Predicted 3D model of a 72-nucleotide RNA (transfer RNA) from a Minisyncoccota bacterium. Its Rfam family is "tRNA". By type it is a transfer RNA. Taxonomically the source falls in Minisyncoccota (Bacteria, Bacillati). The coordinates come from a structure-prediction model, not an experiment, and the mean pLDDT is 80.

RNA sequence: CCCUCCGUCGUUCAAUGGAUAGGACAUAAGUUUCCGGAACUUAAAAUGCAAGUUCGAUUCUUGCCGGGGGGA
Numbered sequence: 001c002c003c004u005c006c007g008u009c010g011u012u013c014a015a016u017g018g019a020u021a022g023g024a025c026a027u028a029a030g031u032u033u034c035c036g037g038a039a040c041u042u043a044a045a046a047u048g049c050a051a052g053u054u055c056g057a058u059u060c061u062u063g064c065c066g067g068g069g070g071g072a
Stems, first nucleotide, its partner, number of pairs: 001071007010025004018055001027043005048064005
């Protein structure tokens, strides 16, 4: 320098055009317990950035940023 893949709560994964972006683990509060653990209930928490297409974008297009792989 070229090609290719990926970027979503703290972590790990869903949702491939349409309902309030969902699950597990973790965190906080509560119930329970003599205390703790476990169990149960509840809560908070995310689409890398900017444009474009569309009635509607996590999804499609372009650029930028970051990361992985391959080639020279």